The RNA shown here (TPP riboswitch aptamer (THI element)) has 118 nucleotides and comes from Subdoligranulum variabile. The source organism's lineage runs through Bacteria, Bacillota, Clostridia, Oscillospiraceae and Subdoligranulum. Model confidence (mean pLDDT): 76 of 100.
RNA sequence: ACAUAAAAACAGGGGCGCUGAGGGGCAUCCUCGGCUGAGAUCGAAGCGAACCGCAGCUUCGGGUCACCUCGAACCUGAUCCGGAUAAUGCCGGCGUAGGAAGUUUGACCCACUAUAGA
Numbered sequence: 001a002c003a004u005a006a007a008a009a010c011a012g013g014g015g016c017g018c019u020g021a022g023g024g025g026c027a028u029c030c031u032c033g034g035c036u037g038a039g040a041u042c043g044a045a046g047c048g049a050a051c052c053g054c055a056g057c058u059u060c061g062g063g064u065c066a067c068c069u070c071g072a073a074c075c076u077g078a079u080c081c082g083g084a085u086a087a088u089g090c091c092g093g094c095g096u097a098g099g100a101a102g103u104u105u106g107a108c109c110c111a112c113u114a115u116a117g118a
Stems, first nucleotide, its partner, number of pairs: 007105004012067001014065003017035007025054002041062007074099003080093004
């Protein structure tokens, strides 16, 4: 000097599940719990079967967690296949599958141990 790691800034793309008991005509409901996990959310509006929160679907806003091309964050396949469970992407396969959101800064940084100080 160039490049880059950790990290950071701004921007961006995503997920927010399953279930027991009681209440309730029922649930996208309420209360108290459980499972896995990084996380397992809150509110509003619209469509929709006459009406009603009442099969279900879509959109917007806030929060939270991880992800950001060195990309398994996340989606499709999938109302999939095998195993396990009270149940669930809970585990594995599928998966060298098909998709999926980036620029800049950056040489010292991080971890562990010991000592001292706050």